[in-house]
RNA sequence: GAAGCAGGCCGGGUGAUCGCCGGUCAAUCCCGGCCCAGCCGGGAAUGACGGGAGGAAAGUCCGAGCUCCGCAGGGCAGGGUGCUCCGUAACGCGGAGUCCCGGUAACGGGAAGGAAAGUGCCACAGAAACAUACCGCCGCCCGGGCCGUCUGGCCCUGUCGGUAAGGGUGAAAUGGUGAGGUAAGAGCUCACCGGUUCCCCGGGUGACCGGGGAAGCCGGGCAAACCCCAUCCGGAGCAAGGCCAAAUAGGGGGGCUGUGUAGGGCGGCCCGUCCGAUGCCCCCGGGUUAGGCCGCUUGAGGCGCCGGGUAACCGGCGUCCUAGAGGAAUGAUCACCGCCCCCGGGAGACCGGGGGAACAGAACUCGGCUUACAGGCCUGCUUCAGCA
Repeated sequence: GAAGCAGGCCGGGUGAUCGCCGGUCAAUCCCGGCCCAGCCGGGAAUGACGGGAGGAAAGUCCGAGCUCCGCAGGGCAGGGUGCUCCGUAACGCGGAGUCCCGGUAACGGGAAGGAAAGUGCCACAGAAACAUACCGCCGCCCGGGCCGUCUGGCCCUGUCGGUAAGGGUGAAAUGGUGAGGUAAGAGCUCACCGGUUCCCCGGGUGACCGGGGAAGCCGGGCAAACCCCAUCCGGAGCAAGGCCAAAUAGGGGGGCUGUGUAGGGCGGCCCGUCCGAUGCCCCCGGGUUAGGCCGCUUGAGGCGCCGGGUAACCGGCGUCCUAGAGGAAUGAUCACCGCCCCCGGGAGACCGGGGGAACAGAACUCGGCUUACAGGCCUGCUUCAGCA
């Protein structure tokens, strides 16, 4: 200097004027209540002082907090996860590792348990893909031919038998190389190597790693196929839910008619359990309802320091309060400065002019994942080239 890998941050700032939403304080006024000269609550206007969109607020994909369902127990079905250990409120998330794949590397990716419980699939090609013989090699026999040193040798066709070493097809064809053996061959036998199973030693919490030995045990792949194994899971969701006000038709029909019964609730089903007779349930019809208030923001919270831990993270101390709208507030204008791009001038520092600024707006809250992002900055690491 070039090309990469991983992580983090910014993505405008300052001031003025006007305008929104919410909070605190002060005094004034109005209304209501009470234990009544005071306190509490609500409202109005005034003044002062603070606060007011994100790293993803998006997706609604996971997990929770919270609320309700008649007490939510067991089982089946269904669904999630799937190497090991650790973290967390929890998770399908995070950290650190192991193994496999990719990359020269820094690093990146993994739907990473089980094929010896069972079922299923492997197109096309090929003889054959849980099996087999197309070409080939060898042998007996029948027939034909040639030679002959006398019952032997060679060649051709056919039937039958043996074979899987050689060739072909394919992603993959009875593990590979070599030797022996055989009629010809084959782990048929042996040596070495590979795979599989088992045993032992060492390291590690573990996944696993390293080493040694035995057995001729020797066709594979796919479970992001069904399945098996292990483990986890009530349901619905802030449009949850609660209070107040207001209004209507305490209407019509049906089931049951006596005991824990009919019926109903508990995501589907079964058991179980709870409610249940001046009653309960089902169906039809009607009213209120886009009224008001709460839920609604103090949290598994932020920041700083110290300690533990490789890290994720945990503990301690201190400090801070940082939106709560309700058809939806956080904006508009002006000035200056900063950043980026283009043009001109200049040796340079710099000066002048013009233009631009990404993805994108909370709606109960939080921990993650995924997706989008103009431009710019910082830190660490890898490889290559050159120079000293």